[in-house]
Molecule: small-subunit ribosomal RNA
Organism: uncultured bacterium
RNA sequence: AGAGUUUCAUCCUGGCUCAGGAUGAACGCUGGCGGCGUGCUUAACACAUGCAAGUCGAACGAGGGCUUGUUUGAAAGCGGCUUCGGCCAAUUGAAGACAAGACCGAGUGGCGGACGGGUGAGUAACGCGUGGGUAACCUGCCUAUCACAGGGGGAUAACAGUUAGAAAUGACUGCUAAUACCGCAUAAGCAUACAGCAUCGCAUGAUGCAGUGUGAAAAGCUCCGACGGUGAUAGAUGGACCCGCGUCUGAUUAGCUAGUUGGUGAGGUAACGGCCCACCAAGGCGACGAUCAGUAGCCGAACUGAGAGGUUGACCGGCCACAUUGGGACUGAGACACGGCCCAAACUCCUACGGGAGGCAGCAGUGGGGGAUAUUGCACAAUGGGGGAAACCCUGAUGCAGCGACGCCGCGUGAGUGAUGAAGUAUUUCGGUAUGUAAAGUUCUAGUCAGCAAGGGAAGAUGAAUGGUGGUACCGAGUAAGAAGCGCCUGGCUAACUACGUGCCAGCAGCCGUCGGUAAUACGUAGGGGGCAAGCUUUAUCCGGAUUUACUGUGUGUAAAGGGUGCGUAGGUGGUAUGGUAAGUCAGAAGUGAAAACGCAUGGCUCAAGUGUGGGACUGCUUUUGAAACUAUCCAAACUAGAGUGCCAGGAGGGUAAGGGGAAAUUCCUAGUGUAGCGGGGAAAAUGGGUAGAUUUUAGGAAGAACACCGGCGGCGAAGGCGGCUCACUGGAUUGUAACUGACACUGAGGCACGAAAGCGUGGGGAGCAAACAGGAUUAGAUACCUUGGUAGUCCACGCCGUAAACGAUGAAUACUAGAUGUUGGGAGGCAUAGCCUCUCGGUGUCGCAGUUAACGCAAUAAGUAUUCCACCUGGGGAGUACGUUCGCAAGAAUGAAACUCAAAGGAAUUGACGGGGACCCGCACAAGCGGUGGAGCAUGUGGUUUAAUUCGACGCAACGCGAAGAACCUUACCAGAUCUUGACAUCCCUCUGACCAUCUAUGUAAUGUAGACUCUCUUCGGAGCAGAGGUGACAGGUGGUGCAUGGUUGUCGUCAGCUCGUGUCGUGAGAUGUUGGGUUAAGUCCCGCAACGAGCGCAACCCUUGUUGCCAGUAGCCAUCAUUAAGUUGGGCACUCUGGCGAGACUGCCGGAGACAAUCCGGAGGAAGGUGGGGAUGACGUCAAAUCAUCAUGCCCCUUACGAUCUGGGCUACACACGUGCUACAAUGGCGUUUAACAAAGAGAAGCAACCCCGCGAGGGUGAGCAAAUCUCAAAAACAACGUCUCAGUUCGGAUUGCAGGCUGCAACUCGCCUGCAUGAAGCUGGAAUCGCUAGUAAUCGCGAAUCAGCAUGUCGCGGUGAAUACGAACCCGGGUCUUGCACACACCGCCGGUCA
Repeated sequence: AGAGUUUCAUCCUGGCUCAGGAUGAACGCUGGCGGCGUGCUUAACACAUGCAAGUCGAACGAGGGCUUGUUUGAAAGCGGCUUCGGCCAAUUGAAGACAAGACCGAGUGGCGGACGGGUGAGUAACGCGUGGGUAACCUGCCUAUCACAGGGGGAUAACAGUUAGAAAUGACUGCUAAUACCGCAUAAGCAUACAGCAUCGCAUGAUGCAGUGUGAAAAGCUCCGACGGUGAUAGAUGGACCCGCGUCUGAUUAGCUAGUUGGUGAGGUAACGGCCCACCAAGGCGACGAUCAGUAGCCGAACUGAGAGGUUGACCGGCCACAUUGGGACUGAGACACGGCCCAAACUCCUACGGGAGGCAGCAGUGGGGGAUAUUGCACAAUGGGGGAAACCCUGAUGCAGCGACGCCGCGUGAGUGAUGAAGUAUUUCGGUAUGUAAAGUUCUAGUCAGCAAGGGAAGAUGAAUGGUGGUACCGAGUAAGAAGCGCCUGGCUAACUACGUGCCAGCAGCCGUCGGUAAUACGUAGGGGGCAAGCUUUAUCCGGAUUUACUGUGUGUAAAGGGUGCGUAGGUGGUAUGGUAAGUCAGAAGUGAAAACGCAUGGCUCAAGUGUGGGACUGCUUUUGAAACUAUCCAAACUAGAGUGCCAGGAGGGUAAGGGGAAAUUCCUAGUGUAGCGGGGAAAAUGGGUAGAUUUUAGGAAGAACACCGGCGGCGAAGGCGGCUCACUGGAUUGUAACUGACACUGAGGCACGAAAGCGUGGGGAGCAAACAGGAUUAGAUACCUUGGUAGUCCACGCCGUAAACGAUGAAUACUAGAUGUUGGGAGGCAUAGCCUCUCGGUGUCGCAGUUAACGCAAUAAGUAUUCCACCUGGGGAGUACGUUCGCAAGAAUGAAACUCAAAGGAAUUGACGGGGACCCGCACAAGCGGUGGAGCAUGUGGUUUAAUUCGACGCAACGCGAAGAACCUUACCAGAUCUUGACAUCCCUCUGACCAUCUAUGUAAUGUAGACUCUCUUCGGAGCAGAGGUGACAGGUGGUGCAUGGUUGUCGUCAGCUCGUGUCGUGAGAUGUUGGGUUAAGUCCCGCAACGAGCGCAACCCUUGUUGCCAGUAGCCAUCAUUAAGUUGGGCACUCUGGCGAGACUGCCGGAGACAAUCCGGAGGAAGGUGGGGAUGACGUCAAAUCAUCAUGCCCCUUACGAUCUGGGCUACACACGUGCUACAAUGGCGUUUAACAAAGAGAAGCAACCCCGCGAGGGUGAGCAAAUCUCAAAAACAACGUCUCAGUUCGGAUUGCAGGCUGCAACUCGCCUGCAUGAAGCUGGAAUCGCUAGUAAUCGCGAAUCAGCAUGUCGCGGUGAAUACGAACCCGGGUCUUGCACACACCGCCGGUCA
């Protein structure tokens, strides 16, 4: 940075799509490790359970148990004594009291629960951002300073008792303390009332000083260190309010607002304020978008982008709002309070039914919703927060861990060597190639990461203590061991190709589509390859590409798009010169623009991501100081070139509205004349009018509408539009002159006015014309075109409607930018003055340069170069439709969507093809002629039908007497039956044999057999060659499929004159030019001209043949002369004919005329031949997916004891019928017969042609001379000519069909050959519609020959004989060529395509 896609191709417009980046993502497949981040986007849905806000005994009283001490000392009792009742008594020590210590939990009290944490429902707002203001404010804890704390009082919880209730929770009585509560005193300073002075401020006012009156404080505790309390001032921090600017969409939301806007007073607040209230006034907001509706937390920033922008607002940070929903206040420095209170509502739970309890949008977690989002973890060690003097306590803030490839970053899955290029796999032309140095093997290790493992073990923490993370990071033996995928791609875009399977099926697909209908690089699989990689695809969304909303940076003649036109409001923009101001503008400085983010530099985690530090940047806002060019402002005072106005002098005009009257025509009425038709027209006809007198004609009259000629890309008007003449009134433009005003201008959203035709309303008018309607025609139909009638309407007046291809498809204004030539209205000058020339102003045309445009084109009347303003467009369809609104009597107009659907729709130009477009030209194309076909019979081919099979192919011309130059078997490919399987045919290998073949014998079949006889060569003797038999497998074989996979060959347009190239030039390009034009030709043949100059394939010529002639040659040909014969038979000759070689000849060469002094044409001479002499061969680029796989060749597919091969028989020969091509006829220009006599050319001949002779009526048979041919044979030419007969008939025409008897070929003649004789004697008397051939030795007619072939032509290919008619011409039919024009066609008119009906 672009690419694909509209077309046959091109350029443009224009949409759709792709490649990039991103994400709080999700789905699929896969998954080694670590670091750093990140994780309910949906139901602000409901929540079980646990935890998330407490702390202070150094404020207070009571209580509890524990420990210690002191004291009292119950009880027991060593021991002793005893009168046996008891006594003394060391010692242990209950219980109580007092004192002390640490502790526990409830209460009073203090501080904190307004922070931290969550969420984004609401909010379009001073909510947020940014910059200011508060002289209109508050601020606990903290800091600093100043000044204080004197002396009293009365209660109350806890507690005890009684009592209500299920509980929650109370009620009453009694007792008690405080840093709890309340007076009194004191008042530096504070507050307040009154009046004063000074200074300052934009104002209300503020500050300072001094005076008088009034008002309000305090708390103690103590370990004696401290901590705490009160008043005041200041700071810091945090908050509150106000203001400027900015902050989404909709006008199919245009009007909104009564506390609303303002004032006065009072209240309220920390404070200003309609914040609230009373009264007064009637204001306030809005097109610069009020109100209403929809959507939305805002920002720093994130993503993207070259940028400007666009999108987003997760994490992190700032602000706001909220805490089940709604409302309310209390306490407090701070709340109208997430884990406080009260009320209402919904929901859940408890209940003894009376009543109560609750709020995860805190951290975990549960259900639900959803495509989708984690643990009911550890710790207060660190950072921070609350309380406390502190120890310390609390802290789901936070620090960490767990889960998830959700993202970013890093690392690894080994490295070197290794060719026999292993095996396997895939493919193959079978040789190979690819996978691929890849593997194996071998040598290694900075052997990272993970795992296993003895041991050691951090930093993060400070002078000491304290480690959740964590026995974590890290160090540490050995072993290549444990670690690659992708439901990504592989036709183009887009890097990367083959095989198989499938066969418009299954499927793919982001767009093209466009792949798939039997050879799929596009489907599926495999192999290979490409890409990315612990990820890879897909989906969703955003930006980009998209200059496809265009500020940067588009457009509007024809692609989407100029309003139908004018006037004009708001708004926007605005001439020349001077001065002033400083709003915009520019410059400097200052403040701010939080941090994080971004980019740069640098440091440290091994690197990176992440992170630390530094400066930058944050393009903005504010303040201030300057500048004065430009814009602007208020100006100030000027100018005249823009604009406008006046006097004077004009000329032009279908400009407007109203009145008068005019002539031609039409129709009607009256009268005359007059008679049978009129009318209607592409060719015709009918309806219609007319004998009741039309049409025609003459005269008179009536009515309405429109104004011929002039008349002109001429005039006027803003547009719509305006046309006989005249009168009057009126608008505008223009020319000349140059006086005045002094920017007064341009444009113009809304608004107002005008606005063709049709239509509507009311009232007139109505000749002609004429929707609707009726009739007649046309037609398959004809609700049309044509015709006869005919009503609204067309006309007038008044009022609506408000649209048109209202078009120059081109908005208005101004300025500038070569010319040429018309025309119209003026003016000036000049001259040689019916006029011409030059200049100029205003219109209106044509051509044209620069420029511009996609091209066409535009080009001073711009679509050029610039400026200003308005309107409009953003793919096609849906649709100018629906809904809503406004207007309208209605018809309808204006405004004006969406769902859905397509990948195009479109513009200009190009080349073709096409046209019942044009021009020119050609052709047996028509015309003029001759003869046919179509009717009959037969032959032959085809279709159809039939069949076991009737093998296959060919189907308009360009299939159909075609492949087939010849189907009885064979051919033969078809059918039935029978048979063979390495095969009928080819090559290779192995074994055996010495032959095989041919011939003969025997036998046997339809065929493939069997047995025997006969029977090789060379040799170094090993064998080799050759042949046969058998075997094995490679293979043979296929007239099986595909002519739409192909080669080759062929047909056709068409023997038509075309088809192209190189260089140059033109065009953005496809392309054009050349090749067009003027002539001419059979011809793109030639000449001339020309931005073309040349060239090639075609045309022509060169080739063959024929027509004349010369030379050479002279047998098998010929015979003039000589001789000879029955005979050119022979001698002789080569003159002639002829044969076949080489030449000559014809070239518009010559003459005349035409033409352009050309090409060429016309005529003529000469000549055998005259204008390519006749005929042939020769077929350009291409078209028809034309024909042929069955001539041949061939890819792929298919068959392989058969779709191959062999044989017999059958079939290709069928037969109701249809068509094509022919033959023979229908007769007298003839048939038949006889006789006589003729005259060719070109061919063929050895498995051949066959003479003469004999036999047969004949076909033919017998015999076999001659001839491999200018010698012999086929071989007779026939029509023709002469004579005779027939006499118009189904015949003496015609010969089909049939019977009998024969002949020939051949193994074979039944299916199924040809010929002969006799007999039979069908249809047919010249052929409907239609259609074919032919222009001269041609048509027509007559016979002859050949190929194929054993035999079998009416076919085919050749040959000669006889031998015409006609062509005026270019209107028409068909085909073709050139130029031009139109085109929405390009598989190209057999196209494309609208409607209707089914």